Predicted 3D model of a 76-nucleotide RNA (c-di-GMP-I riboswitch aptamer) from a Nitrospiraceae bacterium. Its Rfam family is "c-di-GMP-I riboswitch aptamer". From the family's description: GEMM was predicted in a large-scale screen for bacterial structured RNA regulatory elements. The organism belongs to Nitrospiraceae, within Bacteria.
RNA sequence: CUCUGAAAAAGGCAAAGCCCGGGCAACCGGGUGACGCAAAGCCGACGGGUCCCCUGAGGACAGCCGGGCUGCCAGA
Repeated sequence: CUCUGAAAAAGGCAAAGCCCGGGCAACCGGGUGACGCAAAGCCGACGGGUCCCCUGAGGACAGCCGGGCUGCCAGA
């Protein structure tokens, strides 16, 4: 550096629900809570898809799929 893996070790993230707040909404932020995740870290100005609405050169989803960038440990 590349590939493979999550068995070990150290850890990390946090679904749904509930509470508070924001938004027309999808949804988002905080708290709680863990369904799960080897990238469930980042990119929506990479492609597709789905969703919302005031239907537009609009908005949302990265934990929908593919892709890109970065990253701990172990083995080869």